[in-house]
Predicted 3D model of a 474-nucleotide part of an RNA (small-subunit ribosomal RNA, 3' major domain) from a metagenome. Model confidence (mean pLDDT): 81 of 100.

Context: one part of a larger RNA
RNA sequence: UGACGGGGGCCCGCACAAGCGGUGGAGCAUGUGGUUCAAUUCGACGACGCGCAGAACCUUACCUGGGUUAAAUCCACUCGAACGGAGCAGAGAUGUUCUGGUGCUCUUCGGAGAGCGAGUGAUAAGGUGCUGCAUGGCUGUCGUCAGCUCGUGUCGUGAGAUGUUGGGUUAAGUCCCGCAACGAGCGCAACCUCUGUCGUUAGUUGCCAGCUUUAAGUAGGGCACUCUAGCGAGACUGCCGACGUCAAGUCGGAGGAAGGUGGAGAUGACGUCAAGUCCUCAUGGCCCUUAUGCCCAGGGCUACACACGUGCUACAAUGGGCGGUGCAAAGGGUUGCUAAGCCGCGAGGCCAUGCCAAUCUCAAAAAACCGUCCUCAGUUCGGAUUGUAGUCUGCAACUCGACUACAUGAAGCUGGAAUCGCUAGUAAUCGCAGAUCAGCAUGCUGCGGUGAAUACGUUCCCGGGCCUUGUACA
Numbered sequence: 001u002g003a004c005g006g007g008g009g010c011c012c013g014c015a016c017a018a019g020c021g022g023u024g025g026a027g028c029a030u031g032u033g034g035u036u037c038a039a040u041u042c043g044a045c046g047a048c049g050c051g052c053a054g055a056a057c058c059u060u061a062c063c064u065g066g067g068u069u070a071a072a073u074c075c076a077c078u079c080g081a082a083c084g085g086a087g088c089a090g091a092g093a094u095g096u097u098c099u100g101g102u103g104c105u106c107u108u109c110g111g112a113g114a115g116c117g118a119g120u121g122a123u124a125a126g127g128u129g130c131u132g133c134a135u136g137g138c139u140g141u142c143g144u145c146a147g148c149u150c151g152u153g154u155c156g157u158g159a160g161a162u163g164u165u166g167g168g169u170u171a172a173g174u175c176c177c178g179c180a181a182c183g184a185g186c187g188c189a190a191c192c193u194c195u196g197u198c199g200u201u202a203g204u205u206g207c208c209a210g211c212u213u214u215a216a217g218u219a220g221g222g223c224a225c226u227c228u229a230g231c232g233a234g235a236c237u238g239c240c241g242a243c244g245u246c247a248a249g250u251c252g253g254a255g256g257a258a259g260g261u262g263g264a265g266a267u268g269a270c271g272u273c274a275a276g277u278c279c280u281c282a283u284g285g286c287c288c289u290u291a292u293g294c295c296c297a298g299g300g301c302u303a304c305a306c307a308c309g310u311g312c313u314a315c316a317a318u319g320g321g322c323g324g325u326g327c328a329a330a331g332g333g334u335u336g337c338u339a340a341g342c343c344g345c346g347a348g349g350c351c352a353u354g355c356c357a358a359u360c361u362c363a364a365a366a367a368a369c370c371g372u373c374c375u376c377a378g379u380u381c382g383g384a385u386u387g388u389a390g391u392c393u394g395c396a397a398c399u400c401g402a403c404u405a406c407a408u409g410a411a412g413c414u415g416g417a418a419u420c421g422c423u424a425g426u427a428a429u430c431g432c433a434g435a436u437c438a439g440c441a442u443g444c445u446g447c448g449g450u451g452a453a454u455a456c457g458u459u460c461c462c463g464g465g466c467c468u469u470g471u472a473c474a
Base pairs, nucleotide, nucleotide: 001474002473003471004470005469007468008467009466010465011464012463013462015458016457019422020421021420022419023418026313027312028311029310030309031308032307033306034304035303042051043050062299063298064297065296066295067294068293075121076120077119078118079117080116083100084099085098086097087096088095089094104113105112106111126288127287129286130285131284135282136281137277138276139275140273142271147186148185149184150183151182152181153162154161155160166177167176168175192265193264194263195262197233198232199231200230201229202228203227206223207222208221211220212219236259239253240252241251242250243249315415319374320373321372322371323370324369325368331362332361333360336355337354341350342349343348381412386407387406388405389404390403391402392401428450429449430448431447432446433445434444
C1' cells in the first nucleotide's frame, strides 16, 4: 500500500421489511446430469427454453456400411469443342454403354491456335483433429457500481503519501465550503434515439366539422379535426416562500402537458476471474495425409429405473359451455400475402380478385360487455394417454413433423423444507405480430388491451461504496 475480520462509523440497492403473484406437489414441453447405446456429435457448470433466430433428408461435426487422389492453381503430354439426351447395374455415391453436337481465329484445306472438358505426371491441398494455459477478435461478470489515474509542486531515507481526506450535499469523485496543494485525463452528467404538450409546413393511399350523395368517407367538396413526418417551441430549481454557512442544495407552493435525471433506450472507466470461445472467423505450435481429409445410403443427436433447472396447462363458479355486441398497437407480404364466392363438421380444398402496399392482404384481436345453461361433483372442472379416420408441407412424415374430426377421459381439489420475480401504466392477466423457417414455438424478440396492493422503517440476511481500526496474511 492492499486484502481480510462472526471490529467500528456513514450510505446505497426489490437486500430485508410491507404487499401481490409464482416455483418446489400433478400432467406435459424443454435443457442438463446420470444411465444406456454401434452412435446417443461438441462446448458451457455462477451453466441448465445456453451456443441452437427453429436435428425427418440436408443441417451434421457422431455411428454402421459402401466408395475415393478426390476441390482450387500452374506446367508438360494425350484425347475430345463446349454442352446435351437415353439405357443398364447399384441403397446411393458411382461405374458402364449408346447417342445428338461440331462453334471462334488463322489456313497452303492437310491442319494449327485460343478457350473449355477428361485423363496421366508434378506442385500442393484438406482437417468442426489437440492446445482459449501460446494468441487476435468478440463476449460474459463484478456493474451503469462511482470509481480509476496522471503532470507539476510539497512531505517522507524509502516503499509511498498528499491531491481523492474533512464539514455539508447529490443518483453520482454531483456540486459548494475548507485545506500544501494547483491543475488535468478516463468514467458521472449532457450531446443521440423513442415517448409525453403545443405551434408551423404539407394533405395522398390518411381524415370528415358543415353542405350534397351512398349499402359503405362510397362519391363531389374540404384539410378544420385525427393522423403521418419535416422544422421549431417547451423544463432551467427559471419564479415565490421556508430551511441552510449571504453557499451547494433540500422541503413546500404557483404556473404548466410535463418539475427537479419527466419516462424508456443506446452508451459499460482502470481493471478482476490464466472467466468463455482454436465448433463463427483469423492465427503460432503439434498431429493426420489410400486418412483424423472427401463423397454417399441408412441410423443417431428424439434412447429412459432416475435426479435437478426453466416453462406451459390446470386443479375451477372472480369459473366452464353456447349465442350475440364492441374496442388496439406494432409488424410481414411477388419463389409472397391472398379478398369475395363455392365445397367440407373441421384442418383444409377449388375457382378467382387486389396488392411491390398509409391504397390490397395476413386480420378473427382476446380478455371485456349482454343473454342463457351448469350448482360444488373428480363434475358440462381438467385435459394427459390411447384408438380410428383425415388435412397440409415436403423426393420422403416408420424410427421422428404440425394440425383436424370422432371416440377415450389419466394425474390433479392450491402443493413440505425451501426458494424466485416485481415499486406504476409496474406486478398480475389477455391476446397480436416478427425473426429463424418448405413444414414445425408452451422458447425468443417486440406490440398493444384491462390494470392493482404495499413501502413503518434500516435492527437483521445478501451484495456494494467511503472513512477508520486490528492483523503472526501478500
Its Rfam family is "Bacterial small subunit ribosomal RNA".